[in-house]
RNA sequence: GGCUCGAUGGUCUAGAGGUAUUAUUCUCGCUUCGGGUGCGAGAGGUCCCGGGUUCGACUCCCGGUCGAGCCC
Numbered sequence: 001g002g003c004u005c006g007a008u009g010g011u012c013u014a015g016a017g018g019u020a021u022u023a024u025u026c027u028c029g030c031u032u033c034g035g036g037u038g039c040g041a042g043a044g045g046u047c048c049c050g051g052g053u054u055c056g057a058c059u060c061c062c063g064g065u066c067g068a069g070c071c072c
Base pairs, nucleotide, nucleotide: 001071002070003069004068005067006066007065010024011023018055025043026042027041028040029039030038048064049063050062051061052060
């Protein structure tokens, strides 16, 4: 230098155009003498950045940044 893949709550992860899913974490409640476990409720996201397409974009297109891999 070229190519491919990836970037989504604190962490992990799903999401193939219609207001983002799960697990974990944290808080509260129930259970217990208390703790743990279990159960329930809640909190937590400018979906990497900038444009474009569209009535509507995490999703499609272009460019950029960062990360991983392959080739030279």